RNA sequence: GCGGGUAUAGUAUAAUGGUUAUUACAUCGGCUUCCCAAGCCGAGGAUACGGGUUCGAUUCCCGUUACCCGCU
Numbered sequence: 001g002c003g004g005g006u007a008u009a010g011u012a013u014a015a016u017g018g019u020u021a022u023u024a025c026a027u028c029g030g031c032u033u034c035c036c037a038a039g040c041c042g043a044g045g046a047u048a049c050g051g052g053u054u055c056g057a058u059u060c061c062c063g064u065u066a067c068c069c070g071c072u
Base pairs, nucleotide, nucleotide: 001071002070003069004068005067006066007065010025011024012023018055027043028042029041030040031039048064049063050062051061052060
């Protein structure tokens, strides 16, 4: 330099164009317990960035960035 892939809460993930974006752990609050742990209930928190298509985009298209793989 070229080609391919990935990017969604703190972490790991689901979502084949139609929302209030899913679940688990973690965090916070409550219940329980003498305390801790475990358990139960609840709350907050996310679509890498910029454009395009569409009535509607996490999803499709283009570019940028970061990372991974391969080739030279």